[in-house]
RNA sequence: GGCCUAUUAGCUCAAUGGUGGAGCAACCGGCUGUUAACCGGUAGGUUGUAGGUUCGAGUCCUACAUAGGCCGCCA
Numbered sequence: 001g002g003c004c005u006a007u008u009a010g011c012u013c014a015a016u017g018g019u020g021g022a023g024c025a026a027c028c029g030g031c032u033g034u035u036a037a038c039c040g041g042u043a044g045g046u047u048g049u050a051g052g053u054u055c056g057a058g059u060c061c062u063a064c065a066u067a068g069g070c071c072g073c074c075a
Stems, first nucleotide, its partner, number of pairs: 001071007010024004018055001026042005048064005
């Protein structure tokens, strides 16, 4: 330098271009002599950043950023 993959809740991951969810964690409650475990519930999102396409974008296109990988060049 070229190419590929990933980026979504605190963490790990879903989501066919048509209302962004789950598990764990957090919080509240139940259960229990108490804690843990277990059960129920609640809250938590600028979908990496900036643009574009579209009636409609997490999803498609472009650039950039970060991380990982492959290849090449110089030494």